[in-house]
RNA sequence: UGACUCAAUGCAAACCGGAGGAGACUCCGGGACGCAAAGCCACGGGUCCAGAGUCCGGGAAACCGGGAAGGACAGCCGGGUUACCAGA
Numbered sequence: 001u002g003a004c005u006c007a008a009u010g011c012a013a014a015c016c017g018g019a020g021g022a023g024a025c026u027c028c029g030g031g032a033c034g035c036a037a038a039g040c041c042a043c044g045g046g047u048c049c050a051g052a053g054u055c056c057g058g059g060a061a062a063c064c065g066g067g068a069a070g071g072a073c074a075g076c077c078g079g080g081u082u083a084c085c086a087g088a
Stems, first nucleotide, its partner, number of pairs: 004087001009036003015030006033075001039081003043078003046073004054067005
């Protein structure tokens, strides 16, 4: 430095079983669509959730609509950070 190629090695989408959560989703086992950082960090953008509580509006009420907080995704993009093997 990693654009490309080979080998070692690693990860594991959908789906299925079990567990947790309100939910997005996560964890464990199976499973491989893919990935050379598909390792890690929610910093910027994005997408998704949003029960309880809170704010605004409606309503007699039950409740309904919307916002913010808060949360999820690193396998959506950018950024940060660390790292294995190997030929030219």

Predicted 3D model of an 88-nucleotide RNA (c-di-GMP-I riboswitch aptamer) from Candidatus Aegiribacteria sp.
The coordinates come from a structure-prediction model, not an experiment, and the mean pLDDT is 77.